[in-house]
Order: sequence, then C1' cells, then structure tokens
RNA sequence: CGGGGCGUAGCGCAGUUGGAAGCGCGCCUGUUUCGGGUACAGGAGGCCGAAGGUUCGAGUCCUUUCGCCCCGACCA
Repeated sequence: CGGGGCGUAGCGCAGUUGGAAGCGCGCCUGUUUCGGGUACAGGAGGCCGAAGGUUCGAGUCCUUUCGCCCCGACCA
C1' cells in the first nucleotide's frame, strides 16, 4: 500500500429477499423462604462503531471514515 472478515443491550450472539430489532446469560421487582439459592410471574436496558447519501421506508443498499482480526505485496 492492496484485499477480505467482524463491529447490534452489561457479556455472548441472531436478524442475510429493505417494511423497522430479538434470543441466552446477567440486572431490577414481586411471590415462595427464617434468610439465601432454586422455581414461577413481571420489568428495565440498544436507534445497530461514526458521518453522509439513495428510498415513502435502511441493522440490511451506496460512499467516506474509525477500531479489531486475517491474507498478500513492498522495504530490509
């Protein structure tokens, strides 16, 4: 310098034909218990790495850019 992959909730991931965000664990509350754990019921939490564009509509398409990983090239 070139190419590829990944970036979505506190953590691990899904969402892949554009119609609008979910799963597990964790966290909070309640019931149960002398208390805790377990179990059951309910709940909070993300605008999808950032910016811009296309579209009636973007996590999804396009452009630029940032971070991590991999491959190649150059130099020596």

Transfer RNA from a Bacillota bacterium, 76 nucleotides, folded computationally. Model confidence (mean pLDDT): 81 of 100. Rfam family: tRNA. It is annotated as a transfer RNA.